This is a predicted structure of a 61-nucleotide RNA (Fluoride riboswitch aptamer (crcB RNA motif)) from Mesobacillus subterraneus. Rfam family: Fluoride riboswitch aptamer (crcB RNA motif). Its family is annotated with positive regulation of gene expression and response to fluoride in the Gene Ontology. Of the family's consensus pairs, 100% are formed in the model.
[in-house]
RNA sequence: AUAAAGAUAGGUGAUCGAGUUCACCUUUACCUGCCAAAAGGCUAAUGACUCCUGUCAGUAA
Numbered sequence: 001a002u003a004a005a006g007a008u009a010g011g012u013g014a015u016c017g018a019g020u021u022c023a024c025c026u027u028u029a030c031c032u033g034c035c036a037a038a039a040g041g042c043u044a045a046u047g048a049c050u051c052c053u054g055u056c057a058g059u060a061a
Stems, first nucleotide, its partner, number of pairs: 009026005017051005033042003
């Protein structure tokens, strides 16, 4: 340096952070929303639950 085996783990789930849980991928992978020919337009800070930050709408003080 290469190869094999074993052990350990890492990462991802369309816009913030954390916890819990589930699922997926093993880096040539998984994932990277939807509509439209295009122009452009639409929803959402979660995969799910809770809290937090930001944003939108309404109400009260």
The prediction has a mean pLDDT of 80.